[in-house]
RNA sequence: UGUUGCAACAUCCCCGUAGGUUGGGCGACCCGGCCAAUGUCCGCCGUAGUCGCAGUGAAUCUACUGCAACA
Numbered sequence: 001u002g003u004u005g006c007a008a009c010a011u012c013c014c015c016g017u018a019g020g021u022u023g024g025g026c027g028a029c030c031c032g033g034c035c036a037a038u039g040u041c042c043g044c045c046g047u048a049g050u051c052g053c054a055g056u057g058a059a060u061c062u063a064c065u066g067c068a069a070c071a
Base pairs, nucleotide, nucleotide: 001071002070003069004068005067006066007065013057014055016064017063018062019061020060021059022058023056025053026052027051028050029049031046032045033044034043035039
């Protein structure tokens, strides 16, 4: 230096760091639908879209930290 494997460190356990991709969650906006109710905070329901939030306990990629083995 490279390859492979691993995460000791953690205020139960799991979780090394940072950044992407896909998917999920929550919120706002937007759109559509519904009605005993028509809603001056547009009530209820729902998908898509945009933006935002976050230990996203899902997967995956790249680089890096540390440990071990091998070359």